[in-house]
The RNA shown here (SAM riboswitch aptamer (S box leader)) has 114 nucleotides and comes from an uncultured Saprospiraceae bacterium. The model forms 97% of the base pairs in the Rfam consensus. It matches the Rfam family "SAM riboswitch aptamer (S box leader)". Rfam links the family to the GO term regulation of gene expression.
RNA sequence: CUUUUAUCUAGAAAGACGGAGGGAUUUGGCCCAAUGAAGUCUUAGCAACCUAAACAAAACUCAGUUUAAAGGUGCUAAAUCCAACCUAGUCUUUUUGAUUAGGAAAGAUACAUU
Repeated sequence: CUUUUAUCUAGAAAGACGGAGGGAUUUGGCCCAAUGAAGUCUUAGCAACCUAAACAAAACUCAGUUUAAAGGUGCUAAAUCCAACCUAGUCUUUUUGAUUAGGAAAGAUACAUU
C1' cells in the first nucleotide's frame, strides 16, 4: 500500500521544549488557539481490538457472558465537530427551501490478509 470484517453520540491530561496555526481532504458552517495552535518528549490516564482467566455449551444472524490490565496497538475539545450524495416522511412551495429518520460515500482505529 491492497482487500475483508468489526467499531466510531461513552471514556480519559498534566508538565517541558516549541512559537502560529489547528479541527483528514474540497466547499460551506461552527469552533479551538499568545490565558500558547501544530509538532516532539516525559509522566499519567481511558478503553478493551489483540491478550489472559472463569463460566456457559453448539445456537438465535454472527461464538456468548463476566472479570483482569502485565504486554502490542489506539486514544485522551466538541458525534468521525456538523452538512454535502441517495431514499422515505412532515411543513412550505411552480421549481426551490426547511426539517426528521435511514442508508451510502469518504475517513479513523483494530484483527487478519497481499